Predicted 3D model of a 546-nucleotide part of an RNA (small-subunit ribosomal RNA, 5' domain) from a Deltaproteobacteria bacterium. The sequence was found in a public genome assembly. The source organism's lineage runs through Bacteria, Pseudomonadati, Myxococcota and Myxococcia.
Context: one part of a larger RNA
RNA sequence: GAAUGAACGCUGGCGGCGUGCCUAACACAUGCAAGUCGAACGAGAAAUCCAGCCUUCGGGCAGGAGAGUAAAGUGGCGCACGGGUGAGUAACGCGUAGGUAAUCUACCCCUGAGUCCGGGACAACAUCGCGAAAGCGGUGCUAAUACCGGAUAAUAUUUCUCUGGGGGACCAGAGAGAUCAAAGGUGGCCUCUCCUUGGAAGCUAUCGCUUGGGGAUGAGCCUGCGUACCAUUAGCUAGAUGGUGGGGUAAUGGCCUACCAUGGCUACGAUGGUUAGCGGGUCUGAGAGGAUGAUCCGCCACACUGGAACUGGUACACGGUCCAGACUCCUACGGGAGGCAGCAGUGAGGAAUAUUGCGCAAUGGGGGAAACCCUGACGCAGCGACGCCGCGUGGGCGAAGAAGGCCUUCGGGUCGUAAAGCCCUGUCUUGAGGGAAGAAAUCAGUUAGGGAAUAAUACCCCUUGCUGUUGACGGUACCUCAGGAGGAAGCACCGGCUAACUCCGUGCCAGCAGCCGCGGUAAUACGGAGGGUGCGAGCGUUGUUC
Numbered sequence: 001g002a003a004u005g006a007a008c009g010c011u012g013g014c015g016g017c018g019u020g021c022c023u024a025a026c027a028c029a030u031g032c033a034a035g036u037c038g039a040a041c042g043a044g045a046a047a048u049c050c051a052g053c054c055u056u057c058g059g060g061c062a063g064g065a066g067a068g069u070a071a072a073g074u075g076g077c078g079c080a081c082g083g084g085u086g087a088g089u090a091a092c093g094c095g096u097a098g099g100u101a102a103u104c105u106a107c108c109c110c111u112g113a114g115u116c117c118g119g120g121a122c123a124a125c126a127u128c129g130c131g132a133a134a135g136c137g138g139u140g141c142u143a144a145u146a147c148c149g150g151a152u153a154a155u156a157u158u159u160c161u162c163u164g165g166g167g168g169a170c171c172a173g174a175g176a177g178a179u180c181a182a183a184g185g186u187g188g189c190c191u192c193u194c195c196u197u198g199g200a201a202g203c204u205a206u207c208g209c210u211u212g213g214g215g216a217u218g219a220g221c222c223u224g225c226g227u228a229c230c231a232u233u234a235g236c237u238a239g240a241u242g243g244u245g246g247g248g249u250a251a252u253g254g255c256c257u258a259c260c261a262u263g264g265c266u267a268c269g270a271u272g273g274u275u276a277g278c279g280g281g282u283c284u285g286a287g288a289g290g291a292u293g294a295u296c297c298g299c300c301a302c303a304c305u306g307g308a309a310c311u312g313g314u315a316c317a318c319g320g321u322c323c324a325g326a327c328u329c330c331u332a333c334g335g336g337a338g339g340c341a342g343c344a345g346u347g348a349g350g351a352a353u354a355u356u357g358c359g360c361a362a363u364g365g366g367g368g369a370a371a372c373c374c375u376g377a378c379g380c381a382g383c384g385a386c387g388c389c390g391c392g393u394g395g396g397c398g399a400a401g402a403a404g405g406c407c408u409u410c411g412g413g414u415c416g417u418a419a420a421g422c423c424c425u426g427u428c429u430u431g432a433g434g435g436a437a438g439a440a441a442u443c444a445g446u447u448a449g450g451g452a453a454u455a456a457u458a459c460c461c462c463u464u465g466c467u468g469u470u471g472a473c474g475g476u477a478c479c480u481c482a483g484g485a486g487g488a489a490g491c492a493c494c495g496g497c498u499a500a501c502u503c504c505g506u507g508c509c510a511g512c513a514g515c516c517g518c519g520g521u522a523a524u525a526c527g528g529a530g531g532g533u534g535c536g537a538g539c540g541u542u543g544u545u546c
Stems, first nucleotide, its partner, number of pairs: 001546004006542005013391006019384002021349001026347003030344003035077003040074002048065003052061003084302003093227008103219002108215008116150004125140006156179010184207006193200003228274003235265003240262008277299004281292004304325005327338004355381001357380003363377001364375004394424004404415004428487001430482005438473001443468004448463004490535005495516003501530005511518002
C1' cells in the first nucleotide's frame, strides 16, 4: 500500500447493489417449513336455514338444503428433492484423467407386444372392553388401480447341447427344456348383440397397468496421479496378505465365513500423534509464489449421542421406525412425549452478526386429467455506514479587508471573499397530482385448419387467431407541479520517518509513543487554544492476510 463475513471510539443526510453467529455441532417456549389425488375405493357428519307432526311449551321426531362438503380411513405418487451445518474425515473424501466385458436407474422420451378368467381378506364403520393419558384389544360387516391364485407370453430370465471368435473372464449364432405378467378410471356414441325412452355388453378417445428393446438423467464400484504438520512418532499388521469352496450384493472384492499357505506395508516415511471438510474460486503480488475456502456453484459428511434395520427404483432416511444413553416436559406413579446444524424467534456464550414481516404475482419443485392445493425453496419488504458505488450538504458577485478570536517586533499579520449584503439554482429531503415494466401461460368462450374414429358435418385430440381472467413488492420506481438556502460535516494528524506551527498551561509530574524517542521552567513531541495538513459520510484504532 491492498484486503476484510470484522469489532471498538467519535461522528452520521439520501439512494442503488450486495452482505450479516467467524464464538457453544450449546439448550430451546411459540408459529410455520411436505403434501396431494374423489377421474383408484368404500363409507360419510355438524352448525345453520326451510318447512311438517307431536308437545308437559323445556323440547322431541321425521323430511329438504347445507353436502356427497368437512374431518377421518384403504390405495397411489411424493416425502432420498429442495433447505441447514462443517462436528467428523489426511480418506479414492476431494480434484483430475480413465475403467465398469463387474452394475442399477422410479418418474420422462421413442418403439414392439399384451391388458384374459377367478378368489379370499383388512381398515374405515358398528358394538363390547382396558387405560389418567399416549394408545390398545375382542367380535361382526364391506370396496378397490390394495392382496392372492390360474391362463397366455417373447429376441426377457435360466439350464444343457452344438458351431464360430478370443490368451482368458466371456461374446455371437442355432436347437431343446424350464420359469415369470397385468387394473382399471373418465368422457363420448348406438352400426352390430340384449332389454329397447335410453342404457348394458360393445365401439371409440384419453389417462393408466404389465412385459421387452433403445435413449436420457441420476447413482454405485474400481484405478493412475495430486492433496497439511511432527522422526523430540521407526517399525506396523491374524481377516492381517494371498488362494480354494460357500454365502452376500444391482455389482467386483476378506465384503463375510470354513479350510490352506505365510504373507502384506515401511526412510520414495509405514504406524502413531496434531490440525483440517475438498474443489471452482477469493485476497495479495509485476510474476513466481504466499495466505485463504464467508456469500455463489460442484462434491462429501452429519442431523440430540451411539447402534440397527424396515419401506422403497434410490435411505440405513434432518421435520420416518426400533433399541440404548444424556437432557427436558406430562403423569392418576402404572406409564408416556420430545429433538430448530429448516425460516423467524428466545436464553446462554461472545468484541460481535438482523424481522416471531408479506406473497405464492414471477422462477422452480411435489401431487392432480384439470381447476387447483402445498411450497420460511424462492420473490420481496424490514433492521445494521458491514462493504462497494453514486449524489448532496449550495452557486455567482462581494473590502487594501467589518465585528470577534489568535499572534505580534505594537507598525501590523492571520482566520478571510470567509461572513454580512445583493443576485440566482432546486439535485436530495418535504408536500400534492399522475403512475409502470416485471404477465406469459393455464383456464373459459369463440374463429379457422388438420388428425383419429364413426352412420355422422356431434363428441375427442393437436395447432392457430381473438376476447376475458392473474402483481406480494406497491400507489413503489419513474414523471410533473409547489415551496424555500431553507433539513444535511465530521474525524485523525501537525519532532523525524510523514503533508502540516505558534501561544498558554505543566515541570522526569501529569502524560505521549508504530520505531527513533519526548517531559527535570522558554516543550513545534504532554494538555488546551488559534492556525494548518490529510481524508470526507465517514475518519481513526485494534485484530488478521499478502